[in-house]
Context: one part of a larger RNA
Molecule: large-subunit ribosomal RNA, domain II
Organism: Minisyncoccota bacterium
RNA sequence: GCCAACGAGUGGCUGUUAGUCCUUUGUCUAAUCUCGUUACCGAGAGGAGGCGUAGCGAAAGCGAGUCUUAAUAGGGCGCAUAAUUUUGCUUAUGCAAAAUUGAGGGCUGGCAGACGACCCGAAGCCAGGUGAGCUUGCCAUGGCCAGGUUGAAUUCCACUGAAAAGUGGAAGGAGGACCGAACCCGUAGAUCGUGCAAUAUCUUGGGAUGAGCUGUGGUAAGGAGUGAAAAGCUAAUCGAACCUGGUAAUAGCUGGUUCUCCCCGAAAUAGCUUUAGGGCUAGCGUUUUCGUAUAUUAUGGGGGUAGAGCACUGAAUGGAAUUUCGUAGGGAAACCUAGACUUUCCAAUCAAACUCCGAAUACCAUAAUUGUUAAGAAAGCAGUCAGACUGUGGGGGCUAAGCUCCAUGGUCAAAAGGGAAACAGCCCAGACCUUAAUCUAAGGUCCCUAAAUUCAAGCUAAGUGCAAGUAAGGAUGUGAAGCUUCUUUGAUAGUUAGGAAGUUAGCUUAGAAGCAGCUAUCUUUUAAAAAGUGCGUAACAGCUUACUAACUAAGAAGCUUUGUGCCGAAGAUUUCCGGGGCUAAAGCUUGAUACCGAAGAUAAGGAUUAUUAUUUUAAAGUAAUAGUGGUAGGGGAGCAUCCCACUUCCGUUGAAGGUGAGUCGUGAGGCUUGCUGGAGGGGGUGGGAGAGAGAAUGUUGGC
Numbered sequence: 001g002c003c004a005a006c007g008a009g010u011g012g013c014u015g016u017u018a019g020u021c022c023u024u025u026g027u028c029u030a031a032u033c034u035c036g037u038u039a040c041c042g043a044g045a046g047g048a049g050g051c052g053u054a055g056c057g058a059a060a061g062c063g064a065g066u067c068u069u070a071a072u073a074g075g076g077c078g079c080a081u082a083a084u085u086u087u088g089c090u091u092a093u094g095c096a097a098a099a100u101u102g103a104g105g106g107c108u109g110g111c112a113g114a115c116g117a118c119c120c121g122a123a124g125c126c127a128g129g130u131g132a133g134c135u136u137g138c139c140a141u142g143g144c145c146a147g148g149u150u151g152a153a154u155u156c157c158a159c160u161g162a163a164a165a166g167u168g169g170a171a172g173g174a175g176g177a178c179c180g181a182a183c184c185c186g187u188a189g190a191u192c193g194u195g196c197a198a199u200a201u202c203u204u205g206g207g208a209u210g211a212g213c214u215g216u217g218g219u220a221a222g223g224a225g226u227g228a229a230a231a232g233c234u235a236a237u238c239g240a241a242c243c244u245g246g247u248a249a250u251a252g253c254u255g256g257u258u259c260u261c262c263c264c265g266a267a268a269u270a271g272c273u274u275u276a277g278g279g280c281u282a283g284c285g286u287u288u289u290c291g292u293a294u295a296u297u298a299u300g301g302g303g304g305u306a307g308a309g310c311a312c313u314g315a316a317u318g319g320a321a322u323u324u325c326g327u328a329g330g331g332a333a334a335c336c337u338a339g340a341c342u343u344u345c346c347a348a349u350c351a352a353a354c355u356c357c358g359a360a361u362a363c364c365a366u367a368a369u370u371g372u373u374a375a376g377a378a379a380g381c382a383g384u385c386a387g388a389c390u391g392u393g394g395g396g397g398c399u400a401a402g403c404u405c406c407a408u409g410g411u412c413a414a415a416a417g418g419g420a421a422a423c424a425g426c427c428c429a430g431a432c433c434u435u436a437a438u439c440u441a442a443g444g445u446c447c448c449u450a451a452a453u454u455c456a457a458g459c460u461a462a463g464u465g466c467a468a469g470u471a472a473g474g475a476u477g478u479g480a481a482g483c484u485u486c487u488u489u490g491a492u493a494g495u496u497a498g499g500a501a502g503u504u505a506g507c508u509u510a511g512a513a514g515c516a517g518c519u520a521u522c523u524u525u526u527a528a529a530a531a532g533u534g535c536g537u538a539a540c541a542g543c544u545u546a547c548u549a550a551c552u553a554a555g556a557a558g559c560u561u562u563g564u565g566c567c568g569a570a571g572a573u574u575u576c577c578g579g580g581g582c583u584a585a586a587g588c589u590u591g592a593u594a595c596c597g598a599a600g601a602u603a604a605g606g607a608u609u610a611u612u613a614u615u616u617u618a619a620a621g622u623a624a625u626a627g628u629g630g631u632a633g634g635g636g637a638g639c640a641u642c643c644c645a646c647u648u649c650c651g652u653u654g655a656a657g658g659u660g661a662g663u664c665g666u667g668a669g670g671c672u673u674g675c676u677g678g679a680g681g682g683g684g685u686g687g688g689a690g691a692g693a694g695a696a697u698g699u700u701g702g703c
Base pairs, nucleotide, nucleotide: 001703002702003701004700005699006698011115013113014112015111016110017109018108019107020106021105022104023103024102026051027050028049032045033044034043035042036041055062056061065077066076067075068074082101083100084099085098086097087096088095089094118256119255121253125246126245127244128243129242130241136220137219138218139217140216141215142214143213144212145210147179148178149177150175154171155170156169157168158167159166160165183207184206185205188203189202190201191200222238224234225233226232259638260637261636262635263634264633269282270281271280272279273278283384284383285381286380287379288378289377290376295369296368297367298366299365300364301363307357308355309354313351314350315349317347318346319345320344321343324340325339327338328337329336330335387412388411389410390409391408392407393406394405395404396403417428418427419426432606433605434604435603437602438601439600443596444595445594446580447579448578452593454592455591456590457589458588459587465582466581473567474566477564478563479562480561481560482559483558484557485556486555494551495550496549497548498547500524501523502522505519506518507517530545534543535542607628608627609626610625611624612623613622614621615620639692641689642688643687644686645685646684647683648682649681650680657676658675659674660673661672662671663670664669
């Protein structure tokens, strides 16, 4: 990992509710006994006893009342125990039956409460015991430490000395001394890491006469021991050992929770919460009963949002006038220029906490229409309280975020199908089933790929573009529209020629002659020619321009708006529109006609739900109308398994089980049959459950 088996809403009590039955002439039996029988069984007997038939009071007690109290007065708790209708019989108005309502009880289903309470799952807490054969400390008694080195005290001898003592030599053998085996330890590295090993191996290393190592026996323990102290160790377990019990501890947490079909179908919000991933109530769902709105249109309402405005409150700009100041500059002063302050007027503005104004929607009310009764109410049962994106209006943020918080729609959640290459939340559209039928939506129609290489008119040359989306800024790209000026009295471009004189203007300067710089910028001759447009020279020179003539011959120059392109333009697997590829498009703009295209609509057949009509004794049949996506969840109807009772069948001429085939049912499943198997099994009607597995790091077994 797979397969098989096992594996999770149960039981009694109490309460509530729905259904059903019984009682309302009280009800129910328990133990026990008898019978049937052999089961956690049923029937009968059994009325012991319980509940009920009367309550009130603490009680004595009283009693349809009682308690409180001086007192009823008042107040508290009590005072149905049947009622109604119909029919029949009797009739003094009673009896019996039926129905409905109420009350009581039994059974069944839903739910709740305290109990293990759907199942599995802690770390833990407490109690009583077991452990010091591991390890820590201690006690008692034993054992062990190759070899080598150093050479303390002390003593003796010799010498010196008055002595004390000193010097030298010899003996001596101290030490938590030195080196280093056994022994003890475990420093560093490597190996190993399903190991040789739940801590080892190899190399290297520390101690090795000591606070040394070690055998045996003993002793101290669980909030306790022991500890040269690391919260170390106390049997591979230690910030409180192990075993058993309390115990099915508790778990607002995670995981799991087993057959089918049919009807309806949510929420992710509010308030409160030691509350925020939990709960309670409300909201939203469903079922039953009662029950009538809802929606649209019209009419009538109130409002202060969007917008707009500046009349108020504030903000803010320019101009004019004006009041006060006398600050700065000038002036002898008057005063002038600039400035500050007050107010008014004019012009143009801004505002969530401004409003002289003021919508659309929305909301309220009343009518009409509408209608398979939906609103609403009561009762049973829930789930939901993490929401997501998207459009619109806003707050926060950076008018950032697949950001965050509200409001209001949609979709997803709980929705499949078609489109968007792929793509919960976007666009279209809501899947009961069948059909190789038809028409469409969004979106598309060259090929991949269903359908136009369709028609008409333009644009684009950038592969722009062919999904969406990219700036400021820059540019004789190019199309369209418009405006202005010049132009056969010859424009614009080109070619030829001229482009002069006073004068080298003055100043400055070494020089300054059109052309370093400053000032001025005149006059003359002219068709025209600057006291000079740009190169150039040390300064001149030289080239050139403005300007003019001639030649030539028809448009030229500038501006505005707009369509579409260009640059601006840098990213990580792959150039890339999904790809191929596409250029009077297969791109963009505009118009037109076809076609394709979905689980949409239609067609044909079938199933089922609700309502209505009709037939029927009634489930049921027929028809019409409207439906039949669905998570949490509510409701309904069934299938299968085991057992029991009654009944009825099958089986050695082959039961169950296994394994194939056929067939029926919407389905869970049923039936028939071949082979196998070798002894039990089934149908009907009721009843009862250890009653359905694919998941729980599920449990056990097998492979």